Annotation: Transfer RNA from an Armatimonadota bacterium, 74 nucleotides, folded computationally.
Order: sequence, then structure tokens, then C1' cells
RNA sequence: GCGCCUGUAGCUCAGCGGAUAGAGCGCUUGCCUCCGAAGCAAGAGGCCACUGGUUCGAUCCCAGUCAGGCGCAC
Repeated sequence: GCGCCUGUAGCUCAGCGGAUAGAGCGCUUGCCUCCGAAGCAAGAGGCCACUGGUUCGAUCCCAGUCAGGCGCAC
């Protein structure tokens, strides 16, 4: 340099173009307990990497950029 894959919550990941974007773990609060752990209940936490485009409508499709991974190459 070229090709392919990936980028969504603190972490690991779901998410046939259409509802207020979800789960597990973690975190916070409450219940329980002598105190914890476990268990139960509730809650916080996301500009869906960025910029444009297509569309009535984009996390999803297209283009570019950036970052990471893999492969190829004088």
C1' cells in the first nucleotide's frame, strides 16, 4: 500500500429499515441480616466511533474518515 472483519451502557454482547435501543455481569439504593455474602425489589448509566448520503423513517443500507484485528505484498 491492497483486501476482509469489527466499532451499541463501565465490561462481554444482542438488536428482520418502523414502538421510549435491550440482556448478562458490574454499579447505586431499599428489603432481609447482629454485620456481611447470597437472595428479592427498584434505579442510574447510551448523541449506537465520526461526517455526509439514500429513505416518509437509519443502530441497521451506501460513500468517506478514524480506531482496532486478520491476511497478502515490491
The prediction has a mean pLDDT of 80. Its Rfam family is "tRNA". Rfam classes the family as a transfer RNA.